[in-house]
RNA sequence: CAAGUGGGUCAGGCGAUCGCGGUCGGCUCGCCGCCGGCUGAGGAAAGUCCGAGCUCCGCAGAGCGCGAUGCUGGGUAAUACCCAGGCGGGGUGACCCGACGGAAAGUGCCACAGAAAACGACAGCCACUCUGUAAGUGGUGAUGGUGAAAAGGUAGUGUAAGAGACCACCAGCGGCCCGGGCAACCGGGCCGGCUCGGUAAACCCCACCGGGAGCAAGAUCGAAUAGGAGGGCGUGGCGCACACGCGUCAGGGGGUUGCUCGCUCCCAAUGCCCUCGGGUAGAUCGCUAGAGGCUGCCGGCAACGGCAGCCCCAGAGAGAUGAUCGCCACCCGACGAAGUCGGGGACAGAACUCGGCUUAUCGAUCCACUUGGAGG
Numbered sequence: 001c002a003a004g005u006g007g008g009u010c011a012g013g014c015g016a017u018c019g020c021g022g023u024c025g026g027c028u029c030g031c032c033g034c035c036g037g038c039u040g041a042g043g044a045a046a047g048u049c050c051g052a053g054c055u056c057c058g059c060a061g062a063g064c065g066c067g068a069u070g071c072u073g074g075g076u077a078a079u080a081c082c083c084a085g086g087c088g089g090g091g092u093g094a095c096c097c098g099a100c101g102g103a104a105a106g107u108g109c110c111a112c113a114g115a116a117a118a119c120g121a122c123a124g125c126c127a128c129u130c131u132g133u134a135a136g137u138g139g140u141g142a143u144g145g146u147g148a149a150a151a152g153g154u155a156g157u158g159u160a161a162g163a164g165a166c167c168a169c170c171a172g173c174g175g176c177c178c179g180g181g182c183a184a185c186c187g188g189g190c191c192g193g194c195u196c197g198g199u200a201a202a203c204c205c206c207a208c209c210g211g212g213a214g215c216a217a218g219a220u221c222g223a224a225u226a227g228g229a230g231g232g233c234g235u236g237g238c239g240c241a242c243a244c245g246c247g248u249c250a251g252g253g254g255g256u257u258g259c260u261c262g263c264u265c266c267c268a269a270u271g272c273c274c275u276c277g278g279g280u281a282g283a284u285c286g287c288u289a290g291a292g293g294c295u296g297c298c299g300g301c302a303a304c305g306g307c308a309g310c311c312c313c314a315g316a317g318a319g320a321u322g323a324u325c326g327c328c329a330c331c332c333g334a335c336g337a338a339g340u341c342g343g344g345g346a347c348a349g350a351a352c353u354c355g356g357c358u359u360a361u362c363g364a365u366c367c368a369c370u371u372g373g374a375g376g
Stems, first nucleotide, its partner, number of pairs: 001372010012328007020040008042347001046358002049356005054214004066210002069207002071085005086100001087098004101205002106203002108199003122144002124140006152170003156166002171195001173192008218285004228276008236249005251267006292311008330344006
């Protein structure tokens, strides 16, 4: 210098004018309003994919079902997240990727090609039948061909031809032992039957974990109208379009001396008034001081933890956080240069709050490291 790898930070600055949310103070009896001060988005506020706090509902215990996770140790309130390590894979390398238990419990699937994709005979080889080189029957995974993948590999013994049928070495699996490591695992030795295709983010099995709904959660206060309950007063009941009016009938039950009348109470219907409770509109709380932030020291490889000091950092409810102009800084282009002119600045945007993951993002900048080249 070029090409890369891993990680961190920022997300233009200042001023003027207009406009908006919250809050404090003043004017105002108070509300509204006006004036002034302070304050007002993010690294992802996003997707809502995980984990929690908080709230309400449910819950003796156990089981089924459903969902999620799956190497080891640690971190954390917790996690599917993070750190460190192991194993497997990729890269010359820095480094990156991995849901990384079980296919020897069972079921399913394995495109095309191929005889056959797991109960493997198409060609070939060998034996027998047969007059026969054709045909048939049987044996054979050694040879060929197909495929991403073909039934452990190589040499030998053996055989009609062959085959872990047998033997040696190697690979793989299982068991035991020794050494290292907290562990996953690594290194070594001995033995065994000789070999069991792949696929579980296919069903499934094993282990472990998990109640449900979510701030429109939920809590408090609470009009008007309609409806509910109780009480008081008035109207005699029924029908007609039930206000007026007309017609018709003098309702039912109890008490009052057995009966009738009368009187009185209740029922049924209705008007007005009062009281009570539920709930709607609406208002207030939840609501932002928190697993909070910054700095320093200490412990730890690290994630992280502990201590001390300092700081307060949006809280709306149809939802504010904006627009224009000027100067400066940055990037791009043109003019030979100083300089001038023109252009550009992303993704996006709080709504109960945190911890993660994932996705989007014009650019600027810092640190550590790798590979290649050149010079001293």

Annotation
This is a predicted structure of a 376-nucleotide RNA (Bacterial RNase P class A) from a Pseudomonadota bacterium. Rfam family: Bacterial RNase P class A. It is annotated as a ribozyme. A source record names the gene rnpB. Lineage of the source: Bacteria > Pseudomonadati > Pseudomonadota. The coordinates come from a structure-prediction model, not an experiment, and the mean pLDDT is 77. The sequence is in RNAcentral, with records from ENA.